[in-house]
RNA sequence: UGACCCCGUGCGGGAGAGUCCUUCGAAGAGCUCAUCGAGUUCUCGGCGGACGCCGAAGGAGCAACUCCUCCCCGGAAUCUCUCAGGCCCACGGACCGCACGGACGAG
Numbered sequence: 001u002g003a004c005c006c007c008g009u010g011c012g013g014g015a016g017a018g019u020c021c022u023u024c025g026a027a028g029a030g031c032u033c034a035u036c037g038a039g040u041u042c043u044c045g046g047c048g049g050a051c052g053c054c055g056a057a058g059g060a061g062c063a064a065c066u067c068c069u070c071c072c073c074g075g076a077a078u079c080u081c082u083c084a085g086g087c088c089c090a091c092g093g094a095c096c097g098c099a100c101g102g103a104c105g106a107g
Base pairs, nucleotide, nucleotide: 001107006102007101008100009099010098011097012096013095018051019050020049021048023046024045025044027043028042029041030040031039032038033037052087053086054085058083059081060080061079065075066074
C1' cells in the first nucleotide's frame, strides 16, 4: 500500500396469494313506480364473520454438505411447516447491485 470474505449504513431494484355474506358510508350509472320522492341492482371503501390462499421479515423442522481419524456435538437453505406475518395501496420484504465506514489481512 492493500484484494477476497465478513459486519454496519445509505441509495436503487425487489415476488407471491381471495372469494362469499351481513352491515355502514359516499359518489356515480342503470331500471321500476310515480312525481320532485321511494324502491332496487352494480361499482368503490370501512368494520365484522366464513372458508380459502401466499411466503422472500422473524421463527421452527429435516437435510445435501461441512467440522472431526471415526462417531457424537456444532454450523447449515431461496427445501419443508406455516406459529407469526401477509393476500387494493402503503409499510415490510429474503436476495441482488453500487457507494461509504469498520474489522481481518492474502499479495

The RNA shown here (Glycine riboswitch aptamer) has 107 nucleotides. It was read from a public genome assembly, where an Rfam model found it. Its mean pLDDT, the model's own confidence on a scale to 100, is 78. Rfam family: Glycine riboswitch aptamer. The family has 44 seed sequences and 9,425 matches in Rfam 15.1.